[in-house]
Predicted 3D model of a 350-nucleotide part of an RNA (small-subunit ribosomal RNA, central domain) from a metagenome. The prediction has a mean pLDDT of 89. The RNAcentral record of the full RNA draws on SILVA.
Context: one part of a larger RNA
RNA sequence: CUGGGCUUAAAGGGUGUGCAGGCGGAGAGGUAAGCGUCUUGUGAAAUCCCCCGGCUUAACCGGGGAAUUGCUUGAUGAACUACCUUUCUUGAGGCGAGCAGGGGUGCGUGGAACUGUUGGUGGAGCGGUGGAAUGCGUAGAUAUCAACAGGAACGCCGGUGGUGAAGACGACGCACUGGGCUUAGCCUGACGCUGAGACACGAAAGCGUGGGGAGCGAACGGGAUUAGAUACCCCGGUAGUCCACGCUCUAAACGAUGUCUACUAGGCUGUGGGUGCUCUGACGCUCUCACGACCGAAGCGAAAGUGUUAAGUAGACCGCCUGGGGAGUGCGGCCGCAAGGCUAAAACUC
Repeated sequence: CUGGGCUUAAAGGGUGUGCAGGCGGAGAGGUAAGCGUCUUGUGAAAUCCCCCGGCUUAACCGGGGAAUUGCUUGAUGAACUACCUUUCUUGAGGCGAGCAGGGGUGCGUGGAACUGUUGGUGGAGCGGUGGAAUGCGUAGAUAUCAACAGGAACGCCGGUGGUGAAGACGACGCACUGGGCUUAGCCUGACGCUGAGACACGAAAGCGUGGGGAGCGAACGGGAUUAGAUACCCCGGUAGUCCACGCUCUAAACGAUGUCUACUAGGCUGUGGGUGCUCUGACGCUCUCACGACCGAAGCGAAAGUGUUAAGUAGACCGCCUGGGGAGUGCGGCCGCAAGGCUAAAACUC
């Protein structure tokens, strides 16, 4: 280097956009760089291999050949790759008309609940647990009624349902805005796929500045439990949770399954469209496209399982793995305010 792999054994990058690079649809003509054939020069000698010969043999030595799989010159061929010219429409994209959606951002509004404040009723308990206690309460609690204030989250609908690249997204209204699907023709004419670096996004916790703070609640205090109890249970409670702006960049960031394309039995079902049939109509039936589940043929798989949403059959490109521990650590570098992140060993040991 080739060969093997990556759902669960080690191994898919958290996700996307995309420069370089790699790869790339159909027809025609041309060139001849790659490629094939012939050819020129070279590829030192020795060695290795074959044949012949010389020492009584052998090792050894002499002669000849082959080999030296390479580079190079010229000619020639044109299927494939490449390049140039030209044409095409099925890949890709655009125009029209519709459709669904918790997709995103901003602003506004609403009700239930909760806590607090004020006032009314009321008068001894409340709360909490396995049982208690700490705690709250005659300075009037709990309960109940009314008014007001505040912050956070949006019950039912709600679903194996929807949207988004992923993280994620759920009250209602408005504004701005991204993507997708269906359908009828027409237009552009390969404009494509992937994508090292790069750039952007990226739950929660955490950090900076300034707000906000109802409930919950790391830390902390107290009460219990216990041999102890730095816990589980209870009463409190600060950061935080919320908002704005700026950082951080991690995760069981999971489908533990990279992206794209083509092909390979079916059955059943949900969501959003379209066609046709029947019907007054709701509905029903049929076909079809996209997306989401379930069961399964063949195949695959160590098995579990997977199975047109592949882990099947193939192709293109990227990422990654190479025994366990040491260790996702040290050192160095880059990034960060810090916490730390990314990159990433070895000794030694089994």